[in-house]
RNA sequence: ACGCCAUCACGAGAGGUCGAGGGACCCGGCCCGCCGACGCCUCCGCAACCACUUGAUCUUGAGUCAAGCAGGUGCGACAUCCGGCCCCGCACCGUCGGGGGAAGAUGGAGG
Numbered sequence: 001a002c003g004c005c006a007u008c009a010c011g012a013g014a015g016g017u018c019g020a021g022g023g024a025c026c027c028g029g030c031c032c033g034c035c036g037a038c039g040c041c042u043c044c045g046c047a048a049c050c051a052c053u054u055g056a057u058c059u060u061g062a063g064u065c066a067a068g069c070a071g072g073u074g075c076g077a078c079a080u081c082c083g084g085c086c087c088c089g090c091a092c093c094g095u096c097g098g099g100g101g102a103a104g105a106u107g108g109a110g111g
Base pairs, nucleotide, nucleotide: 002110004108005107006106007105008104013043014042015041016040017039021032022031023030026084027083028082029081044076045075046074048073049072050071052068053067054066055065056064057063080103085100086099087098088097089096
């Protein structure tokens, strides 16, 4: 690389730098951006997974749950910004609502 598992409606910003696009792909929307976005650097913060600590549960060993911590990754506009594919709900259409899937992102153990 790749496949597997889990999570994704909560939470968390400032300075410097860069200079025109950006919000994953494609399409339709809707937003952000010269009042400087996006990216990069520094600091700050958040707490998803792993690690560590404590407690509960129990088949007393694993596992599961909860809390703490902030070490390893990660993350800090809009629900993964909304939708597009399927199912259901409304007599039907539209709109809307609910559920699922696909794809994506992050982590973990593999590899």

Predicted 3D model of a 111-nucleotide RNA (SAM riboswitch aptamer (S box leader)) from a Euzebyaceae bacterium.
Of the family's consensus pairs, 97% are formed in the model.
Its mean pLDDT, the model's own confidence on a scale to 100, is 82.
Rfam family: SAM riboswitch aptamer (S box leader). Its family is annotated with regulation of gene expression in the Gene Ontology. Rfam's curators write: The SAM riboswitch is found upstream of a number of genes which code for proteins involved in methionine or cysteine biosynthesis in Gram-positive bacteria.
NCBI's taxonomy places the organism under Bacteria, Bacillati, Actinomycetota, Euzebyales, Euzebyaceae.